[in-house]
RNA sequence: GGACUAUUAGCUCAGUAGGUAGAGCGUGCGACUGUUAAUCGCAAGGUCGACGGUUCGAUCCCGCCAUGGUCCG
Numbered sequence: 001g002g003a004c005u006a007u008u009a010g011c012u013c014a015g016u017a018g019g020u021a022g023a024g025c026g027u028g029c030g031a032c033u034g035u036u037a038a039u040c041g042c043a044a045g046g047u048c049g050a051c052g053g054u055u056c057g058a059u060c061c062c063g064c065c066a067u068g069g070u071c072c073g
Stems, first nucleotide, its partner, number of pairs: 001072007010025004019056001027043005049065001051063003
């Protein structure tokens, strides 16, 4: 220098032939319990890496940049 790949909640990861996003763990509150833990219920938490384009509409398609990984030179 080039190719491929990943980037989504605090963490680990799903997701969709384009129609406004979920799980587990963690956190908070409550139930239960002599207390804690465990268990159960509820809730909060996301500008889906940045910018631009296509589209009525983009997490998803296209371009470019950034960061990590693998490979080639």
Transfer RNA from Fistulifera solaris, 73 nucleotides, folded computationally. It matches the Rfam family "tRNA". From the family's description: Transfer RNA (tRNA) molecules are approximately 80 nucleotides in length. By type it is a transfer RNA. The organism belongs to Fistulifera, within Eukaryota.